[in-house]
Context: one part of a larger RNA
């Protein structure tokens, strides 16, 4: 290099957007760069191989041939690719129309608990457990009523429902914004698919400075428990958890399945549009499209199991695997405040 693979054995990159590279629709003209023919030049001999000859035969060796897949120049073929030109609409995109959405960002607003603060009832317990004990209470608590603060978080509606590229998003109402389906042409006329590097988005913890703190809780304290209890349970309780500015860049970032496009029986729910049929109109029922679920055929799979949302049949691209420890470790680049992160080894061992 060839070749095998990546749901669950080693393997899809956390996700997008996109440079440069791959790779690309239908038809006409032309070119001739790959690509196909020819002819001539050359591609030492010797080996090899074919056929004959000589050593008694072989080994050796002599003559012919073939072969030398190669280049070079020249002449041609033009289906296919690759350039040029000038079209086409079925890919893509744009524009209109009326739904749809927890898509995102700022702002105000709300009503429930929950805490604390005041007051008024009202008296001796509360509270927590397997049981209890630390805790809180006669300086009047728990309880209950009223008024006042303060933070965070949105029961119910809620649903394998619905929107995002992913991470995620859920009171309510304005503003600004951002993508998708549908449906009807009408416009551009291949503009496109992936996507090394790059650049951006990235739960949670965590860090910086500046605010905020009700619950909640690592750390920490006491109390249980236990042979011990540095845990599980209990009473407390500081970072944090909330907001602004900047960092970090990681997760079972999981559909453990990388984007796009095509093609291959079906059944049954849902959720958004569209269309028909009906009807005074609405529902019911058929029917297209998108998206989300479950069962299933052929098919594939080691097996489970997937099964028009493929892991079936294909095609372009990119990422990644290549025995187990060692190790996602050293070392050394970059990158961060720092925690560390990211490239990414050997020794030895089995």
């Nucleotide at each position: 290099c060839u070749g095998g693979g990546c749901g669950u054995a080693a393997a899809g990159g956390g996700u997008g957007c996109g440079u440069a590279g791959g790779u690309g629709g239908c038809a006409c003209u032309g070119u001739a760069u790959g690509u196909c023919g020819g002819a001539u030049g050359u591609g030492a001999a010797a080996g090899c191989c074919u056929g004959g000859g000589g050593c008694u035969c072989a080994a050796c060796u002599c003559c012919a041939g073939a072969a030398u897949u190669g280049c070079a120049u020249u002449c041609g073929a033009a289906a296919c690719u690759g350039c040029a030109g000038a079209g086409c609409u079925a890919g893509a995109g744009u524009a209109c129309a009326g739904g749809a959405u927890g898509g995102g960002a700022g702002a105000g607003c709300g009503g429930a608990a929950u805490u604390c603060u005041u007051g008024g009832u009202g008296u001796a317990g509360c509270g927590g457990u397997g049981a209890a004990a630390u805790g809180c209470g006669u300086u009047g608590a728990u309880a209950u009523c009223a008024a006042g603060a303060a933070g965070a978080a949105c029961a119910c509606c809620g649903g394998u429902g619905g929107c995002g590229a992913a991470g995620g998003c859920g009171g309510c109402u304005c503003u600004c914004u951002g993508g998708a389906a549908u449906g009807u042409u009408a416009c551009u006329g291949a503009c496109a698919c992936u996507g090394a590097g790059g650049c951006a988005c990235g739960a949670a913890a965590g860090c910086u400075g500046g605010g905020g703190g009700a619950g909640c809780a690592a750390a920490c304290a006491g109390g249980a428990u236990u042979a011990g209890a540095u845990a599980c349970c209990c009473u407390g309780g500081u970072a944090g958890u909330c907001c602004c500015a900047g960092c970090c860049g990681u997760a079972a970032a999981c559909g453990g399945u990388g984007u796009g496009a095509a093609c291959u029986u079906g059944g049954u729910g849902u959720a958004g549009g569209g269309g028909g049929u009906a009807u005074u109109g609405a529902c019911c029922c058929c029917c297209c499209c998108u998206g989300u679920g479950c069962c299933g055929g052929a098919g594939c799979u080691a097996a489970c199991g997937c099964g028009u949302u493929a892991a079936g049949u294909u095609c372009a691209c990119c990422g990644c695997c290549u025995g187990g420890g060692g190790a996602g470790u050293a070392c050394g680049g970059c990158c961060g405040c720092a925690a560390g992160g990211u490239u990414a080894a050997a020794a030895c061992u089995c």
Model confidence (mean pLDDT): 87 of 100. This is a predicted structure of a 350-nucleotide part of an RNA (small-subunit ribosomal RNA, central domain) from a metagenome.